[in-house]
A computed fold for a 376-nucleotide RNA from Aquipuribacter nitratireducens, annotated as Bacterial RNase P class A. Rfam family: Bacterial RNase P class A. Rfam links the family to the GO terms tRNA processing, ribonuclease P activity and dimeric ribonuclease P complex. By type it is a ribozyme. Lineage of the source: Bacteria > Bacillati > Actinomycetes > Intrasporangiaceae > Aquipuribacter. Of the family's consensus pairs, 97% are formed in the model.
RNA sequence: CGAGCCGGCCGGGCGGCCGCGUCGGGCCUCCGGGCCCGCCGAGGAAAGUCCGGGCUCCGCAGGGCGAGGUGGUGGGUAACACCCACCCGGGGUGACCCGCGGGAACAGUGCCACAGAGAGAAGACCGCCACCGGACGGGCGACCGGCCGGGGGCAAGGGUGAAAGGGUGGUGCAAGAGACCACCAGCGUGCCGGGUGACCGGCGCGGCUAGGCAAACCCCACCUGGAGCAAGGUCAGACAGGACGCGUCCGAGGGCUGCCCGCCCGAGCGUCCGGGUGGACCGCACGAGACCGUCGGCGACGACGGCCCUAGAUGGAUGGUCGCCCCCGGUGCGCGAGCACCGGGACAGAACCCGGCUUACAGGCCGGCUCGUCCC
Numbered sequence: 001c002g003a004g005c006c007g008g009c010c011g012g013g014c015g016g017c018c019g020c021g022u023c024g025g026g027c028c029u030c031c032g033g034g035c036c037c038g039c040c041g042a043g044g045a046a047a048g049u050c051c052g053g054g055c056u057c058c059g060c061a062g063g064g065c066g067a068g069g070u071g072g073u074g075g076g077u078a079a080c081a082c083c084c085a086c087c088c089g090g091g092g093u094g095a096c097c098c099g100c101g102g103g104a105a106c107a108g109u110g111c112c113a114c115a116g117a118g119a120g121a122a123g124a125c126c127g128c129c130a131c132c133g134g135a136c137g138g139g140c141g142a143c144c145g146g147c148c149g150g151g152g153g154c155a156a157g158g159g160u161g162a163a164a165g166g167g168u169g170g171u172g173c174a175a176g177a178g179a180c181c182a183c184c185a186g187c188g189u190g191c192c193g194g195g196u197g198a199c200c201g202g203c204g205c206g207g208c209u210a211g212g213c214a215a216a217c218c219c220c221a222c223c224u225g226g227a228g229c230a231a232g233g234u235c236a237g238a239c240a241g242g243a244c245g246c247g248u249c250c251g252a253g254g255g256c257u258g259c260c261c262g263c264c265c266g267a268g269c270g271u272c273c274g275g276g277u278g279g280a281c282c283g284c285a286c287g288a289g290a291c292c293g294u295c296g297g298c299g300a301c302g303a304c305g306g307c308c309c310u311a312g313a314u315g316g317a318u319g320g321u322c323g324c325c326c327c328c329g330g331u332g333c334g335c336g337a338g339c340a341c342c343g344g345g346a347c348a349g350a351a352c353c354c355g356g357c358u359u360a361c362a363g364g365c366c367g368g369c370u371c372g373u374c375c376c
Stems, first nucleotide, its partner, number of pairs: 001372010012325007020041002023038006043347001047358002050356005055228004062261004067224005072086005087101001088099004102219002108217002110213003125158002127154003131150004136145003166184006185209001187206008232282004241273006253265004289308001291306006326345008
């Protein structure tokens, strides 16, 4: 210099004018509120609502059957499907990246489109090989050669397919084949060594190897009660009942919040018509909190110390405009540094609160690392 890999961060700045919301203070008030001043006032994703928790209410005698989730190992955490480190497999020259990664689908069931003979403890279409029969051809002859038919042997080669089931070489055979042998791969198993562990390394033995799919059922291990801030609570206020059906121990209905058994409560319950209200407050902003530092740890993270208080709407505030600057693009001028004009500056937006994941995003900044080439 060129080409890449990984991580972190920002995501307009200042000022003037006008405006909005909560809160605090002051003044006024017809008590409904109004005016003035001051503090604070969106995000990295506030989003999707996909996971996990806090919080709230209900439940928390017993037995049985289910349902859902997670899935290499060890850690982190309040918890997780998140994060960190490592292992295994795959990709890349490399930095590094990818993996829903338990049951090496011999517990069982199921599925494998099309093509193909055959997709399972499978199969013979072409092919290879002798044998029998037939009519031929060649040869003096022993015999040789192809053709047709038949019942067999084989799985080497071809062909189909995403996939046909160890590989290479040899022995062997009519032809062949783990049929047998050597080496290699892979599986199972025994021992030794290393590691907390997943797993790794070494030596030996075995049958010669037994297709794939568990993001199909299933099996194994572990986890999970239900509903959600319209949770839940306080205060204030309004109203008018009626009809029908079921039921009051021969018991409607309800609870035990997936279902059943079982247990308990039990005199009201359901549908329709009609009437009323549709306000305020709490929850609700101090929290697994933000920032800075020290220490421990490879790291995720943790411990300690200091310091700070930082949105709370409820038709839902957080905005608009102007000027200067910044960044990007275009045009023109200028030898040039640059100047002028025009256009643009994203995605989006709290609603009980946190931790994650995923998705969207104009433009920009910083750090670490790899490969190639050249120079010193």